A computed fold for a 1517-nucleotide RNA from a marine sediment metagenome, annotated as small-subunit ribosomal RNA. It matches the Rfam family "Bacterial small subunit ribosomal RNA". Its family is annotated with ribosome and structural constituent of ribosome in the Gene Ontology.

[in-house]
């Protein structure tokens, strides 16, 4: 030496800056719920508002004169009471002494009021100690009593008479005092002090028990005051000047005393940025709270000091007062009143009203302690002691303890025949008794005084013994008895923060200190169940410190977060080289005093502990005084030369002022030449031109600006400075010597210079140009674009003082690795380039920094001094002042809101940013839609219902791969209520089911009729009952699971490793490559995963195995013909295996991946074609109606049965389709070839009828077997360009089929009818090879079919791609961001609406204070004074000064309040625009001036805190 914590909240995430909140401590508190004692303490913070009542200063007979009242004795008596006496007592009265203390309160006061230290040689001090000396002798009043008088009452006035320690006189007298002069000694000065002599002036009281006790004077002491100074002790400067007794001086006066304290009179000072005066606010201190401390806030209780006493003056008295419970006058208030006058002051103690959130008894006692008076008994004492009432704080105690598990009941939770959990808690057993209650004892607080009694001295003090005195208090404590008996709340449980779960609620009710919670699963409302924390409390709420290093001494900052003054000189100040010597102011040490006392701290003691409270000790970090010390600062001397300065020689410049010249461009005039346009834009236009432009040539003339050089140049303190010269003036560097000797640095306030713009006067006026006017753009365009145009840019002269006035970086000095280019000089110099000074750039170790970044030109280590900041917004605004001709500048708040505002720096995501790729993106091609019937879908409309669903892309021939009924979920009417199905378990019957019949649309009701098997155990059915019903009812945003999109796009991670404080980054970037994050190369990365590719089918070729139902070359037979038969595996095919492709191989390029090549080989060449696969994620994408599934809803109904309707309605629009428009075709006839798939309630050969759908026979076939089948094609023929032999809608007839059933509502056939439509606006789809066009054929769902849709299949089969400028959509790198719910983001400003709080007003209304000038009480003073005093002293009474207060006047200063009015700031969905953030679509922003609904928008200069290209140049490597 005991001492120091942090979180939460700005972001998508981070680091910093920054506020803001919390958690702690603490109070005179107050409020809510609660409440069981005791101690010990506090207890009107507000209205210094008003009081009722009571009380609070009396006291002395031992100072007097009495005797009203009472005690006692005597006498008397009518028994009511009268008289005397009383060394018992004592009202009122004269005197004394005290009332100045003790109580209260904090209103003034910003001051010597208070702290603290000091000084009076400028002073007082009653009572008290002590010393010395004194006290003689008179006089006159006066109060009381006593009589009369006024008055309503307080009082008060007149006679008579009287006494004293009252009062005067004289005497005595000093070491008191006053005046004169001498000597001596000291001090800082005025002087003091002592000694000796003269002269003057002033005292006194009595009482007595004779002991004494008071009394006068002088000196001394103690106490207590008063005065003076040094330092300290708020807050504004939007209070800068104040000040006439003011500041000295002289004289006087006055006080105790000094002193402008008062006065004359002389002089002109004093006081102030080290803040004078003013205005606001406060009584200071010891402490008290907090803090680690430094500090900050405080001044309740308790100690000192001050002030005040109802507001203002003012004075007696008296040692002391201008005096809380005296006294005068004035004013407000309030009581009495007989109206004439009078009374009164709780900020004492209680209590009262009122104010307030909010603060006690109208108590007890003088027993102690202390004060007054008194010789003393004693008397007063709301001081003090003590009790009451307040959990208002601080401390202690209780409220039990121990044992009990069937882990009881309830109560909550729960995955519910079960567990958890309240909880050893309860019961129940067994102990104790603190408190409570009863009953009982019950010290000490008393030493005293005062009485008796004894002893010492020696006569009134001391000691000793004994007696009397207790308010609190029936107390504390103690013991005995009873019994667990009389005793627990509160607040919180989302993070912060210890403590979690059901219900109820549904942006509602509500919570919140901060962040925030609540829109149907809330640990964050409310309410239960458990938990947590504290406990006789515990939470709120107010106020302080902390934490907060967020005001930074200790201990902060200032390039970009707030915050360096625009620049410079420079006075005050604040700092200062080397060396000596002298002081010692600061500075360090020692010592002496004071730093009350309580309080804090340690150590003991005493109450049962504790609080508390005593006793000692430390401590009070401070102030003065001495004494020493001398490094350092400081002052004085003295000296040096390195800071600084001068001089002297070279040198450098766009350095400034002023003046002369110059070329070049542009304008205009003039004159030729010359003919229709010229300008002018994105594109036009206005505009100018045939009256001759514009080009072009000469001449003339005007202002203005100075290409090239020219530069990251170079000068200047900034602002700023550029054609050549002259003059003048400044400077800055070098150099080598010399002077001069710290002369220096920095600098508030001054002063001076300060771009553009703007103002003032006189000029000038070419171009260029705010405002302005036209053209144009636009929804609109007060704008960007154009044509023009006036302040104005230009000069002189004066204002203005602002900029992004920038390096956003203040001047000075010192130190602190390295490379490099350049400007000036010096120095060295020629085959060289290395120095050194001063400058201007780069990059860079260390170092700093939140990071970008600074880095010898510092934002690195240090010093010195100035300046500025401290949360955003209000606001650089508003009032005041200053300055200016204005505009305006400087100075610069608050109320109110808000929980942020900000800085770098990351990731993404976005740019009407870039760069590089990519893809039917676009471009080149081909065909379509979009125009027209139609089909289907889809909005609307319609409806009783026209069932939900799917809505850019990624809904619309989509859920539906089949709505006549059924599906259907919609609607209408009619029903039914464990209902349709299953299981299980019971109990029951043997039916039920079918069949017929009536009713009814039906579905349902109602009647007949039949009627089981059995191994006897049951089986089967059905009735009933009991458990599970049903819901296409709602939420896809409570979810599963599925799909769509981006997108088959090349991506999207992860380990360890390295770099960053971190978020994160490397790796995945770079430089090739690729279809690909494919792959190579380089690399602080090395690896790996999920994506991609490959592995998987189909298809292309060949091999091989195998040959039915599939084939048929060969052989045979066979037939009108046919693999038809025998055979056969050769060949197609079929389905198994298997090979084959890898840039392997050649060439060229290359370092490799790899690329090119009509290459070679090959069926196939560079992923060979297709498919199937869909990372990491987005889109609260879609689906509760497929299915599941979580909550909510409903239950004779939102379930469920029926029969009809609807889902197919029709003005209308919009999506995908089919048919077409014709001749590359339509008809007719005749021919020819697949593939892949289906097929028994089917597919159907064949034959027959039918014009035909189709029917009626009827083989084969559950199919490589039979069966369903092509069309474009192809060859003949006809139509000949027309609304047609195109087109085939609509529309009648008349049929087929299917089905219970074709009306609303099928398809098909025939055979009439023949619409629109002649290739199609803006626009806008699809496709890059067997694709597109184009032909047809199957299939799946299906009774049938609205299929022209899906899904496959084969046939026939093109065109074009220069190339990536652009549209789209995406990868990757990089930039820029104020976006992160990411651009559909974000955000600005008028106007409208509510709300708040403010700023300006014509005025009103108040306060406080000062100025003038009028009055002027009481009262000191000072004048007089005829009246009183026989005289005198003195006095009434008059007169003046001064003044409280009062009136009036003008200003000024502060507030409140105001029609009206300006901004501002809040506020889920209001209006106009789009200002800024991306190049933000016109790059912002900044000064200023102009205009404009708004945001702006333009000129003029200015900044980079723009992007992006190129271009020059320096650096690094």
């Nucleotide at each position: 030496a005991c001492g120091a914590a942090g979180a939460g909240u700005u972001u998508g995430a981070u680091c910093c800056u920054g506020g803001c909140u919390c958690a702690g401590g603490a109070u005179g508190a107050a409020c809510g719920c609660u409440a069981g004692c005791g101690g010990c303490a506090g207890g009107c913070u507000u209205a210094a508002u008003a009081c009722a009542u009571g009380c609070a200063a009396g006291u002395c007979g031992a100072g007097g004169g009495g005797u009203a009242a009472g005690g006692c004795u005597c006498a008397u008596u009518u028994c009511g009471g009268u008289g005397a006496g009383u060394a018992c007592a004592c009202g009122a009265c004269c005197g004394g002494c005290g009332c100045a203390c003790g109580g209260g309160u904090g209103c003034g006061u910003a001051a010597c009021g208070c702290g603290u230290a000091u000084g009076c040689a400028a002073c007082c001090u009653a009572c008290c100690u002590u010393u010395a000396a004194c006290a003689g002798a008179g006089g006159g009043a006066u109060a009381g009593c006593c009589c009369g008088a006024a008055g309503a009452a307080a009082u008060u006035c007149g006679g008579a008479u009287u006494a004293a320690u009252a009062c005067c006189u004289c005497a005595u007298a000093a070491c008191a005092c006053u005046g004169c002069g001498a000597a001596a000694u000291g001090g800082c000065a005025u002087c003091a002090u002592u000694u000796a002599g003269c002269a003057g002036u002033u005292a006194a009281a009595a009482c007595u028990c004779c002991g004494g006790u008071g009394g006068u004077u002088a000196a001394a002491g103690a106490u207590g005051g008063g005065c003076a100074u040094g330092c300290g002790u708020g807050a504004c400067a939007u209070u800068a000047g104040a000040u006439a007794g003011u500041u000295g001086g002289u004289g006087a006066g006055g006080u105790a005393a000094c002193g402008g304290c008062u006065c004359a009179c002389c002089a002109a000072g004093u006081c102030u940025a080290c803040g004078a005066u003013g205005u606001c606010u406060a009584g200071g201190g010891g402490u008290u709270c907090u803090g680690a401390g430094a500090g900050g806030a405080u001044g309740a209780u308790c100690c000192c000091c001050c002030a005040c006493a109802c507001u203002g003056g003012u004075a007696c008295u008296g040692a002391g007062a201008c005096a809380c419970g005296g006294a005068c006058c004035a004013g407000a208030c309030u009581c009495c009143u007989a109206c004439g006058g009078g009374a009164g002051g709780c900020a004492g103690c209680a209590g009262u009203a009122a104010g307030g959130a909010a603060u006690a008894u109208u108590g007890g006692u003088c027993a102690a302690u202390g004060g007054g008076c008194g010789c003393a008994a004693g008397c007063c004492u709301g001081a003090a002691c003590c009790a009451g009432c307040c959990a208002u704080g601080c401390c202690g105690c209780g409220u039990g303890c121990a044992g009990g598990a069937a882990g009881a009941c309830g109560g909550c939770c729960u995955u519910a025949u079960g567990g958890g959990u309240u909880g050893u808690a309860a019961a129940c057993u067994g102990c104790u008794u603190u408190u409570a209650u009863a009953a009982a004892g019950g010290g000490a607080u008393a030493a005293a005084c005062c009485c008796c009694c004894c002893a010492a001295c020696g006569u009134g003090u001391u000691g000793g013994g004994g007696g009397c005195u207790g308010a609190a208090g029936g107390u504390a404590c103690u013991u005995u008895a009873u019994g667990a008996a009389u005793a627990a709340g509160c607040a919180c449980c989302g993070g912060c923060u210890a403590a979690c779960u059901c219900c109820g609620u549904g942006c509602c009710a509500g919570c919140a200190g901060c962040c925030g919670c609540g829109g149907u699963a809330a640990u964050a409302c409310g309410g239960a169940g458990g938990g947590u924390g504290c406990a006789a409390g515990c939470g709120u709420u107010a106020u302080c410190c902390g934490g907060a290093u967020u005001u930074a001494u200790u201990g902060g900052g200032u390039u970009u977060a707030a915050a360096g003054g625009g620049u410079g000189c420079g006075c005050a100040g604040g700092c200062g080289g080397g060396c000596u010597g002298a002081u010692c102011a600061g500075u360090c040490a020692g010592u002496g005093g004071u730093g009350a006392a309580a309080u804090c701290c340690c150590g003991g003691g005493g109450c049962u502990u504790a609080a508390c409270u005593c006793c000692g000790g430390a401590a009070c970090u401070g102030c003065c005084a001495u004494u020493g010390a001398u490094a350092c600062u400081g002052u004085c001397a003295g000296u040096c030369u390195u800071g600084a300065a001068u001089a002297c020689g070279g040198u450098u410049g766009a350095g400034g002022u002023a003046g002369g010249c110059g070329g070049a461009a542009u304008g205009u005039a003039g004159c030729a030449u010359g003919u229709a346009g010229c300008g002018g834009u994105g594109a036009a236009a206005u505009g100018c031109a045939u009256a001759g432009a514009u080009a072009u040539g000469c001449u003339a003339c005007a202002g203005a600006a100075c290409a090239c050089c020219g530069a990251u140049c170079g000068c200047g303190a900034a602002g700023g400075c550029a054609g050549c010269u002259u003059a003048c003036c400044a400077a800055g560097c070098c150099g080598a010597u010399a002077u001069u000797g710290a002369c220096g640095c920095u600098c508030a306030g001054g002063c001076a210079c300060g771009a553009a713009a703007g103002c003032g006067u006189g000029g000038g006026g070419a171009g260029c140009g705010a405002a302005c006017a036209g053209g144009a753009u636009u929804a609109g365009a007060u704008a960007c674009c154009c044509u023009g145009g006036u302040a104005g840019u230009c000069c002189a002269c004066g204002c203005c003082g602002u900029a992004a006035a920038c390096g956003a970086u203040g001047a000075u000095c010192a130190c602190u690795c390295g490379u490099u280019g350049u400007u000036g000089g010096c120095a060295a110099u020629a085959c060289a380039c290395c120095g050194u000074c001063a400058g201007c750039g780069a990059c860079u170790a260390a170092g700093g920094g939140a990071a970008a970044c600074c880095g010898a030109u510092a934002a690195g280590u240090g010093a010195u001094c100035c300046a500025c900041c401290u949360g955003g917004g209000g606001a650089g605004u508003a009032c005041g002042c200053u300055c200016g001709c204005a505009a305006g500048a400087g100075u610069g708040a608050a109320a109110c809101u808000c929980a942020a505002a900000g800085g770098a720096a990351u990731u993404g995501a976005c740019g009407g940013g870039g760069g590089c790729c990519c893809g039917c993106a676009c471009a080149a091609g081909c065909g379509g839609u979009g125009g027209a019937g139609c089909a289907u879908g889809u909005g609307g409309u319609u409806u009783a219902a026209u069932u939900c669903g799917a809505u850019g892309a990624u809904a619309c021939g989509c859920g539906a791969g089949g709505a006549a009924c059924c599906u259907u979920a919609c609607c209408u009417g009619g029903g039914c209520u464990c209902a349709a199905a299953u299981g299980c378990a019971g109990a029951g019957u043997g039916a039920c089911a079918g069949u017929c019949c009536c009713u009814g649309a039906a579905a349902g009701g109602g009647g007949a009729u039949u009627u089981u098997c059995u191994u006897c155990g049951g089986a089967c059915a059905c009735u009933u009952u009991g458990c599970a019903a049903g819901g296409u009812g709602c939420u896809g945003c409570a979810u599963g699971g599925u799909u769509g999109u981006c997108g088959u796009c090349a991506g999207c991670u992860c380990g360890u490793g390295c770099c960053g404080u971190g978020a994160g980054g490397u790796g995945u970037c770079g430089g090739g490559u690729u279809a690909a994050g494919u792959c190579c190369c380089a690399u602080a990365a090395c690896g790996a995963g999920c994506g991609c590719a490959a592995c998987c089918c189909c298809u292309a070729u060949c091999a091989u195995u195998a040959g039915u139902u599939g084939c048929c070359a060969u052989c045979a037979g066979g037939u009108c013909a046919a693999g038809c038969u025998g055979g056969g595996g050769a060949c197609u095919c079929u389905a198994g295996u298997g090979a084959a492709a890898c840039u392997g191989c050649c060439u060229a390029c290359g370092c490799a991946a790899g690329u090119a090549g009509a290459g070679a080989g090959g069926a196939a060449g560079g992923u060979g074609g297709g498919g199937a696969u869909g990372a990491c994620g987005u889109c609260a994408a879609a689906u509760c109606a497929g299915c599941a599934c979580g909550g909510c809803c409903c239950u004779u109904a939102c379930g469920u049965c029926c029969a009809g309707g609807g889902c197919u309605a029709c003005a209308c629009a919009c999506g995908u389709g089919c048919u077409a428009c014709a001749a590359u075709g339509g008809c007719c006839g005749g021919u020819a070839c697949a593939g892949a798939g289906g097929g028994c309630a089917g597919c159907c050969a064949c034959c027959a009828c039918g014009c035909g759908a189709g029917u009626g026979g009827g083989a084969g076939c559950g199919a490589a077997u039979c069966u369903c089948g092509a069309a474009a094609g192809c060859c003949g023929g006809u139509c000949u360009c027309a609304g047609u032999u195109c087109g085939g809608a609509u529309c009648g007839a008349a049929g087929u089929c299917u089905g219970c059933a074709a009306c609303c509502c099928g398809a098909c056939u025939u055979c009439g009818u023949g619409a629109a439509g002649c290739u199609g606006g803006a626009a806008u789809c699809g496709c890059u090879a067997g694709u597109a066009a184009u032909c047809g054929c199957g299939c799946a769902u299906c009774a049938g079919c609205c299929a022209u849709g899906g899904c496959g299949c084969g046939g026939u089969g093109a065109a074009u791609a220069c190339g990536u400028u652009c549209c789209c959509g995406g990868g990757c790198c990089u930039u820029g961001u104020a976006c992160a719910c990411a651009c559909c983001g974000c955000c600005c400003g008028u106007c409208a609406a509510g709300c708040c709080a403010u700023g300006g007003a014509a005025g009103c209304u108040g306060g406080g204070g000062g100025u003038a000038c009028c009055u002027g009480a009481a009262g000191u003073c000072g004048g007089u004074a005829a009246c009183c005093g026989u005289u005198a002293a003195g006095g009434a009474g008059c007169c003046g000064c001064c003044u409280a207060g009062g009136g009036u006047a003008a200003a000024a200063c502060u507030a409140g309040u105001g029609a009206c009015u300006g901004g501002g700031g809040c506020u889920a969905a209001g209006u106009c625009g789009u200002a800024a953030c991306a190049a933000g679509g016109u790059a912002g922003c900044c000064g200023u001036a102009c205009c404009g609904g708004a945001a702006g928008g333009u000129g003029c200069g200015g900044c980079u805190g723009g992007a992006a290209u190129a271009c020059c140049u320096c650096c690094u490597u």